[in-house]
Two RNAs folded together computationally: RNase P RNA and transfer RNA, 449 nucleotides in total. Its mean pLDDT, the model's own confidence on a scale to 100, is 79.
Formats: sequence, C1' cells, structure tokens
RNA sequence: GAAGCUGGCCUGGCAGUCGCUGCGCGGGGCAACCCGCGGAGAGGAAAGUCCGGGCUCCGCAGAGCAGGGUGCCGGCUAACGGCCGGGCGUCGCGAGGCGACGGAAAGUGCCACAGAAAGCAUACCGCCUAAGUCCGGGGUGACCCGGGCCGGCAAGGGUGAAAAGGUGCGGUAAGAGCGCACCGCGGCGGUGGCAACAUCGCCGGCACGGAAAACCCCACCCGGAGCAAGACCGAAUAGGGGAGCGACAGCGUGGCUCGCGCUGCUCCCGGGUUGGUUGCUUGAGCGCGCGGGCAACCGCGCGCCUAGACGAAUGACUGCCCGGCGCCCGCGAGGGCGCCCGACAGAACCCGGCUUACCGGCCAGCUUCACCU
RNA sequence: CUCGCUGUAGCGCAGCGGAGAGCGCGCCUCGUUCGGGACGAGGAGACCGAGGGUUCGAUUCCUUCCGGCGAGACCA
Repeated sequence: GAAGCUGGCCUGGCAGUCGCUGCGCGGGGCAACCCGCGGAGAGGAAAGUCCGGGCUCCGCAGAGCAGGGUGCCGGCUAACGGCCGGGCGUCGCGAGGCGACGGAAAGUGCCACAGAAAGCAUACCGCCUAAGUCCGGGGUGACCCGGGCCGGCAAGGGUGAAAAGGUGCGGUAAGAGCGCACCGCGGCGGUGGCAACAUCGCCGGCACGGAAAACCCCACCCGGAGCAAGACCGAAUAGGGGAGCGACAGCGUGGCUCGCGCUGCUCCCGGGUUGGUUGCUUGAGCGCGCGGGCAACCGCGCGCCUAGACGAAUGACUGCCCGGCGCCCGCGAGGGCGCCCGACAGAACCCGGCUUACCGGCCAGCUUCACCU
Repeated sequence: CUCGCUGUAGCGCAGCGGAGAGCGCGCCUCGUUCGGGACGAGGAGACCGAGGGUUCGAUUCCUUCCGGCGAGACCA
C1' cells in the first nucleotide's frame, strides 16, 4: 500500500423566526378558557409481537393426565429459545464464519420411480468350473480339450438420493475381512479435563443404511389470562324477554379428572353510558471511577433524573457549517456552482433478548499478500 | 394496544410428504339455431403470498418476513 475478518459507537451540528403537547409560577375570567414567563418533549430499532421476566386479577397456584417448549458441555441472569467461554463437525491459506449439535443395537411406520435386491438383504448382466456328475472328442494309458447339470462368488458393470466398511498387498478355480498393514467402526481399561471431549494401550474381523423440522423415547422447563389486567368515584337505563343446566348440578377467565371455595349460574335479544382519578413511570435505571472474573457478568463508591399527553404533541422555513454525489477552474495545494442528497422509521404498562428495515460515517484489534529499510 | 384465524387458476373452495396440483362457476374455440340462450364436444388458465432450511423429494414439515380478515370497553 492492497484485499479482507471481528467487535464497539454515532444516526447531522449551531443560530434565528413561526408553531405543537404536557408541567410549574404569575395574571385575567362566574366558568369553558385566555395571556405572559420558565423548563421539558421518541429510537437503535420506539417496528414484528417471535421468546423471557416484572406487575395485576383469577381463594392457594395444589396433584395427575393431556398439550406445548427446549435439547453437545460448563457458566451468567429475575428469566429465556438470550449471552459468554469451551468441545465436536464443517467452510476458509488465514484472521475467522456457520451448525435445530440428545437417542435410529426400546418400539411402530416411511424410503415414490428405477433396480435382482431398499432392510432378518439379494443375484439382472457378469466372473469361475477347483470338488461331484453326465455327454462329445483326443490319447495305449495316467490324463487332456470342449459343453451341460448340480453349483460357487459378490470383484467389475448396471439402477438409484442411498446397495452392507475404505485403500493396498497377499490369497483363490473365481472371489470374499478369507489373512495382514493403515484408516474407519465397536468394546474394555489408563491418563488429562468439573464436563462435553481428547489422547494412549489392548481386544473384536465388522455386527449398526437414511430420516426423529415422522410418530415416539429420554432429560429439563411451563397453571390461565392480560393495563381493554386491576382499583376507586360519578352519570344513565326497562334490573325486561327468551333458551339451557339445576345439587350425581352449575360456576369460580385452565382441554380433562381429582382437590379447594361459592350457591344460583351461563348464553342470546333488548336497554343505558361512551366521563373522571388511579395503575403511570425511580427503574433488574443511566454515567464515571475502583475492584473481582478469560468473558458474559457481579460488587462497592460518587453523581444524575430522562415523555407519560389517549381523535395522543415532538414540526416547518431561512442562514452558516459538516458529510456525500455531479459539473467546472487550477500543474498542484485547493476553490466555485448545483442537488426533489443526509436513510429506516416513530413511544402508548415497564424491562431483558431475538428477528427484520436502514443514507452513510467513525474508532479499535487482527489476518493474508506485495514492496522498502 | 391485546388475542385469534387465514393466503392454492379471474371468483368460491378441495388437496396436507412422491398425481401433469383437482372441483364448481366464469373465459376461449367448434357444433346445434334464422339469431341468442340453454345444451353437447374440445381447450386455455397456477409454478400453491415471499425468502431460507429439513428431506432423495415440500402446496404439505420447520423458520423469518409480507398481506388480508375477525374478536375484545363498562353498567344494569
């Protein structure tokens, strides 16, 4: 210098003018409300609502079944399907990336078409006639040659997504873990590690195809609902009609059973109100420093207060600067002009994550290659 | 805001591991008729909302997005 990898951060700045919504103070008004001043006012994703927790109600949140979820190991956490560290596999020269990564020797089911055979294997083409037997020919004979039967084989071909360990040497009639070496696989033991796992030694000729994002098995986790939860105040109306069940019942916001509690309950039609307060924002909070830990994270100290609005505010214009793109001038440093260039998007009970959208920019660490000293 | 359901021909629906993805209406052509309708015969039209994954194989199973529809206030 070029090409990359990983992590973190930002999401234009300043000034002026005119507005918008709450809050505080002062003034006016019977009131609704108006005026002045001060101060505050969206995000990294506020989004999707995919997970988890807080909070609230269901008497307690109880038992079993059903159902759902998670799935290598260890840790973090309020919790998680998240994060961190490690293992294994895989991709990359590498920094690093990616992985639904328990079990297919518990059971059931599936593997279309093709193919001999698709799961207690099998033989279409093929290879072989050593043993047995028959026929023909040759030979004096031992025997030799050719063919058939009975057979042997799974090396090669072919089918398929997938064909029963792989490579090599030996061996054989031809072959084959039939024998041997290495690799793979399985079992046992030692060593290291909390563990996943790694590694070493011995034994076994090999039994065990795929798929569990098929049912299922194993381990662990999950009660239901949601701020339109819930609490309080106020206003209004017809506490009317119908259906169902009825104590072996019904209901208690759970699919079933049991337990516990209550005694009328549920649904439909019809009627009324579409008001206020609270929950509501101080919180697993943010910033800085120190300490522990490889890290996620935890502890201590100091400082800070940061929307709470419900037909739901947070905007518009102008000027300068910043960044981007295009054109022009200049040898160059640089300068000038233009841009319908500066994204994605917007709180609604709160928080931790994940995922998705997005103009661009900054910082740090690391890798590979080339060149110079 | 919360919760639930659903995307397959132009429209309404079925299919839920292996079909050339079916059915009805509609559309096109031909026949019939003087002409039209009805009827008869034949035909076209989908890559199953989009992306990724599992599998030999996906409309179907899993996952992430996109769109559509529905329900939910309180009193008595």

Rfam match: Bacterial RNase P class A. By type it is a ribozyme.